[in-house]
Context: one part of a larger RNA
RNA sequence: UGACGGGGGUCCGCACAAGCGGUGGAGCAUGUGGUUUAAUUCGAUGAUACGCGAGGAACCUUACCUGGGCUAGAAUGUGCGUGAAGAUACUGGAGACAGUAUUGUCCCGCAAGGGACACAAAACAAGGUGCUGCAUGGCUGUCGUCAGCUCGUGCCGUGAGGUGUUGGGUUAAGUCCCGCAACGAGCGCAACCCCUAUUGUAAGUUGCCAGCACGUAAAGGUGGGGACUCUUGCAAGACUGCCUGCGCAAGCAGAGAGGAAGGGGGGGACGACGUCAAGUCAUCAUGGCCCUUACGCCCAGGGCGACACACGUGCUACAAUGGUGCCUACAGCGGGUCGCAAGCGUGCAAGCGCAAGCCAAUCCCUUGAAAGGGCAUCACAGUUCGGAUUGGGGUCUGCAACUCGACCCUAUGAAGCUGGAAUCGCUAGUAAUCGCGCAUCAGCCAUGGCGCGGUGAAUACGUUCCCGGACCUU
Numbered sequence: 001u002g003a004c005g006g007g008g009g010u011c012c013g014c015a016c017a018a019g020c021g022g023u024g025g026a027g028c029a030u031g032u033g034g035u036u037u038a039a040u041u042c043g044a045u046g047a048u049a050c051g052c053g054a055g056g057a058a059c060c061u062u063a064c065c066u067g068g069g070c071u072a073g074a075a076u077g078u079g080c081g082u083g084a085a086g087a088u089a090c091u092g093g094a095g096a097c098a099g100u101a102u103u104g105u106c107c108c109g110c111a112a113g114g115g116a117c118a119c120a121a122a123a124c125a126a127g128g129u130g131c132u133g134c135a136u137g138g139c140u141g142u143c144g145u146c147a148g149c150u151c152g153u154g155c156c157g158u159g160a161g162g163u164g165u166u167g168g169g170u171u172a173a174g175u176c177c178c179g180c181a182a183c184g185a186g187c188g189c190a191a192c193c194c195c196u197a198u199u200g201u202a203a204g205u206u207g208c209c210a211g212c213a214c215g216u217a218a219a220g221g222u223g224g225g226g227a228c229u230c231u232u233g234c235a236a237g238a239c240u241g242c243c244u245g246c247g248c249a250a251g252c253a254g255a256g257a258g259g260a261a262g263g264g265g266g267g268g269a270c271g272a273c274g275u276c277a278a279g280u281c282a283u284c285a286u287g288g289c290c291c292u293u294a295c296g297c298c299c300a301g302g303g304c305g306a307c308a309c310a311c312g313u314g315c316u317a318c319a320a321u322g323g324u325g326c327c328u329a330c331a332g333c334g335g336g337u338c339g340c341a342a343g344c345g346u347g348c349a350a351g352c353g354c355a356a357g358c359c360a361a362u363c364c365c366u367u368g369a370a371a372g373g374g375c376a377u378c379a380c381a382g383u384u385c386g387g388a389u390u391g392g393g394g395u396c397u398g399c400a401a402c403u404c405g406a407c408c409c410u411a412u413g414a415a416g417c418u419g420g421a422a423u424c425g426c427u428a429g430u431a432a433u434c435g436c437g438c439a440u441c442a443g444c445c446a447u448g449g450c451g452c453g454g455u456g457a458a459u460a461c462g463u464u465c466c467c468g469g470a471c472c473u474u
Base pairs, nucleotide, nucleotide: 005474007473008472009471010470011469012468013467015463016462019426020425021424022423023422026316027315028314029313030312031311032310033309034307035306042053043052064302065301066300067299068298069297070296076125077124078123081119082118083117086103087102088101089100090099091098092097106115107114108113127291128290130289131288132287136285137284138280139279140278141276143274148187149186150185151184152183153182154163155162156161167178168177169176193268194267195266196265198236199235200234201233202232203231204230208225212223213222214221239262242256243254244253245252246251305445318419322378323377324376325375326374327373328372334365335364336363339358340357343354344353345352346351385416390411391410392409393408394407395406396405432455433454434453435452436451437450438449
């Protein structure tokens, strides 16, 4: 000087408390450990690994295993030489690959020659998801959106170092005020940026019968209109500015006036000096080491999907605020030409056939979201709850669904009657609950991830205690 203390003081945070809903019990999905295996590729491992790298493992992916093959090699450059490139068929083979036949004879130029493309000798450069994240760059997690971390000059100290940054108030904040051997400054905080809440303005191939006309079973369907909604630019608006009280000030409290909005309006992006030799050599890059007829490369099949078990994260339930049937209302974000598909027909259905429109504020996904509302039924039962599992039959994608796809129909109907010790999330348009969209993607193991809107609570006395953190002090 720091760090630590079951030392002290002050203060924060869904940290506790108050409250709501879960997890831990069941079935299933998914990740992990373990075990098994020819292989079950590799990495991530308290918080900060475990629906994580995976925003798509049937082949491919793929890095693993078994077997079959290649050796200047699968890709790229230089390149003697040959031929346009290429297309079709056949043979052997699991394929990689090898062989045969037919066809083909490019462009510029008179020519010589040049160019594009393919094959390709020799050779030079290969290649490695092999090792080391404890040799590294870059990127990332965490403490932590915490309020801190430092510097120049001066002053103090032999020096390490201190002071400033401590103190009294205040704040979400080293935020600001006052004081002070300090005076200033930098990185952080805040603000500047984006979305959202209000209004004005400009513009109207979306919206409107608002006012007029036409028109319809109905419908902005049509003429037309710039009112409204909306869309996209620009601008205004919030600053404790005004009032009262307290205070030296900073500021705090209260009511209001005004206002769409108050005292940081709500959300996002943004992460100081550093810590964990934290994570990543398998995104990429890269030093060193290692392999070179193999630790490289191609192919077929298998594996990554195994299953006595154990754990994490989830989904669905155990029912009557519920299940089922019929009728009925209201979104927003997004996506669409290798696509979205209205409508009609057909099938119980998944779907199939025909097919309008749309490169999209225009058409479609989506005229109808679901929870909600109305009517009917079920009467507490392992049930008209629950849907696992399994039999049978099908649909679709794809060269191909055996290992190992999703979906539909029918039959079957398992465990489960609210879950021990323990443990998690959340303070408002939040929790809870309801559906919708997208990325990846042929299809999909999505109950995941990222977004969107609908309905919409309860509670916070308080800071003694648990956890983490900040400042001063010992």